The part of an RNA shown here (small-subunit ribosomal RNA, central domain) has 347 nucleotides and comes from an uncultured bacterium. The prediction has a mean pLDDT of 85. The RNAcentral record of the full RNA draws on ENA and SILVA. Its Rfam family is "Bacterial small subunit ribosomal RNA". Gene Ontology terms of the family: ribosome and structural constituent of ribosome.
[in-house]
Context: one part of a larger RNA
RNA sequence: UUGGGUUUAAAGGGUGCGUAGGCGGUGCUUUAAGUCAGUGGUGAAAUACUUCAGCUUAACUGGAGAGGUGCCAUUGAUACUGGAGCACUUGAGUACUGGUGAGGUAGGCGGAAUGGACGGUGUAGCGGUGAAAUGCUUAGAUAUCGUCCAGAACACCGAUAGCGAAGGCAGCUUACUAAGGAGUAACUGACGCUGAGGCACGAAAGUGUGGGGAUCAAACAGGAUUAGAUACCCUAGUAGUCCACACUGUAAACGAUGAUCACUCGAUGUUGGGCGAUAGACAGCCAGCGUCUUAGCAAAAGCGAUAAGUGAUCCACCUGGGGAGUACGCCGGCAACGGUGAAACUC
Numbered sequence: 001u002u003g004g005g006u007u008u009a010a011a012g013g014g015u016g017c018g019u020a021g022g023c024g025g026u027g028c029u030u031u032a033a034g035u036c037a038g039u040g041g042u043g044a045a046a047u048a049c050u051u052c053a054g055c056u057u058a059a060c061u062g063g064a065g066a067g068g069u070g071c072c073a074u075u076g077a078u079a080c081u082g083g084a085g086c087a088c089u090u091g092a093g094u095a096c097u098g099g100u101g102a103g104g105u106a107g108g109c110g111g112a113a114u115g116g117a118c119g120g121u122g123u124a125g126c127g128g129u130g131a132a133a134u135g136c137u138u139a140g141a142u143a144u145c146g147u148c149c150a151g152a153a154c155a156c157c158g159a160u161a162g163c164g165a166a167g168g169c170a171g172c173u174u175a176c177u178a179a180g181g182a183g184u185a186a187c188u189g190a191c192g193c194u195g196a197g198g199c200a201c202g203a204a205a206g207u208g209u210g211g212g213g214a215u216c217a218a219a220c221a222g223g224a225u226u227a228g229a230u231a232c233c234c235u236a237g238u239a240g241u242c243c244a245c246a247c248u249g250u251a252a253a254c255g256a257u258g259a260u261c262a263c264u265c266g267a268u269g270u271u272g273g274g275c276g277a278u279a280g281a282c283a284g285c286c287a288g289c290g291u292c293u294u295a296g297c298a299a300a301a302g303c304g305a306u307a308a309g310u311g312a313u314c315c316a317c318c319u320g321g322g323g324a325g326u327a328c329g330c331c332g333g334c335a336a337c338g339g340u341g342a343a344a345c346u347c
Stems, first nucleotide, its partner, number of pairs: 004318003007301002012315001014201004021194003025088007033081002035077008049065006091191001092188003095184003100179001103177007110154001114150008125136002162169002206247006216240001221235003258314006266292008276282001296303002320347003329340004
C1' cells in the first nucleotide's frame, strides 16, 4: 500500500461556518466526453506459448503458427454518468399564523447568608479536634439586638425537565437579539450534503493593563499527627476567585459513539405544538428528552427508530508495548506553553 477497522482493545478532529474538491431529486429533448460494439492500423526482433524439424536424446538451434493488456483512427449504440436546453415539486429555502425555552448581550432592582464598622444588653470564655494546640478574648470577645457598608452567589420552585453547534446557560425585570418545533401550502424552483486548507467560537487554570476584594483559597507561616510528615486534620493567609479590555487555545472538551440522508417489531413516561366543533377522558400525528425490548449486530459488556441494525455520500483518524506526545526543525504565543512530530535502542 491493499485490506480491515475507530463506545470500552490502537483509532471520531473540542465545536461551528465555509473555500477548493468529492457526491447529488423527478420528467422530456439533444449531444456522444466517459461507457459498450464492429472494422482498419500499430503493438520490432529475440524471449515466452503451440506444433514440426536438425544435432544418437536432452539442453541447444531452426521453420511455421497462434496470442497480446494497451494506443491511434473510423463507423455505430444511447440504458447509466457527464455537457447543453426546457419543465416539475417531494429535498432545501422564503412568507404568514399562533406558541416555547436557565439561548445570547446590555442596563436596573431584590431578599437570605457571610464578613466588617458603630452603638446597646451582657460576662468569661470562644473557636477548633479523634484528642489537642496554634489562634481570638477583661483594651470586654463568643452570644444577642439595632443601624450602616462591602463584595460574591442566587435557597425553595427544580425535575429522571428545558435551551444552546460545542464550551455552556438559573433571583426578578426592561431593552435589543438569535434559534429550533407545529400549522397553512402562498412564493422560489435542486438553490442540496460533506468539507482538505482557512476563519470564528471555545470550561477551568494561567498571562498583560486597570479596577475590585466579602467568601473561599494554591504558595507561604504556625499548631498537631508521625519513626519522619515538605501531606491528610486545625488556625491564619497571598496570588487567584469577581469586573472591563486584550491574550492563551487546552480538558475524562465524554454519549470515551463525526456529519447528512433513507429503510427496519413493539411497550411505557415526559416536554412543545397540532387534529378529532367545545370540556374531561382517550386513540392516532409531528419535533425533542428518557426507560425497557423484537429482529439484527457485537469478543462480550451491551446497542437496539436518539442503533453500536440495513444501505449511501463526504471528512477525520488507527496499524504491537516502551522510548514519546519526548528530541530536532518549523509555525504560533508577552510568557507559561500550544500545534506539527521522529529515530537510535529495547521487549